The prediction has a mean pLDDT of 80. The RNA shown here (transfer RNA) has 72 nucleotides and comes from a marine sediment metagenome.

RNA sequence: GCGGCCAUAGUCUAGUGGUUAGGACUCCACGUUGCCAACGUGGUAACCCGGGUUCGAAUCCCGGUGGCCGCA
Numbered sequence: 001g002c003g004g005c006c007a008u009a010g011u012c013u014a015g016u017g018g019u020u021a022g023g024a025c026u027c028c029a030c031g032u033u034g035c036c037a038a039c040g041u042g043g044u045a046a047c048c049c050g051g052g053u054u055c056g057a058a059u060c061c062c063g064g065u066g067g068c069c070g071c072a
Base pairs, nucleotide, nucleotide: 001071002070003069004068005067006066007065010025011024012023013022018055027043028042029041030040031039048064049063050062051061052060
């Protein structure tokens, strides 16, 4: 330099164009307990950046950034 794959909460991850972006762990509150843990209920928190297509984009397209792999 070229090609491929990937980027969603603090962490892991689902979501192949439309209804509030869902789940697990973490965290917070409450309940339970003599205390802790465990358990139960509730809650907070996310689409890497810019542009395009579309009535509508996390999703499709282009560029950028970063990561992994391969080739040179």
Record summary: Its Rfam family is "tRNA".